The prediction has a mean pLDDT of 83. A computed fold for a 72-nucleotide RNA from an Elusimicrobiota bacterium, annotated as transfer RNA. NCBI's taxonomy places the organism under Bacteria, Pseudomonadati, Elusimicrobiota. Rfam family: tRNA. By type it is a transfer RNA. It was read from a public genome assembly.
[in-house]
RNA sequence: CGGGGAGUGGCUCAGUGGUAGAGCGCUCGCUUGGGGUGCGAGAGACCGCGGGUUCAAUUCCCGCUUCCCCGA
Numbered sequence: 001c002g003g004g005g006a007g008u009g010g011c012u013c014a015g016u017g018g019u020a021g022a023g024c025g026c027u028c029g030c031u032u033g034g035g036g037u038g039c040g041a042g043a044g045a046c047c048g049c050g051g052g053u054u055c056a057a058u059u060c061c062c063g064c065u066u067c068c069c070c071g072a
Base pairs, nucleotide, nucleotide: 001071002070003069004068005067006066007065010024011023012022013021018055026042027041028040029039030038048064049063050062051061052060
């Protein structure tokens, strides 16, 4: 320098146009003599940044940025 992939709650991931879900973790309650397990409830991300298209964008298009892989 060229090509490809990834960036979404604290962590790991889903979500391919209609105001975002799961598991683990966290908080509270029930259960226990206490803890763990189990059960119930709850908080927590406006989706890497900036533009564009659209009635509507995490999703489509463009640029930038960080990380990973391949090539030179």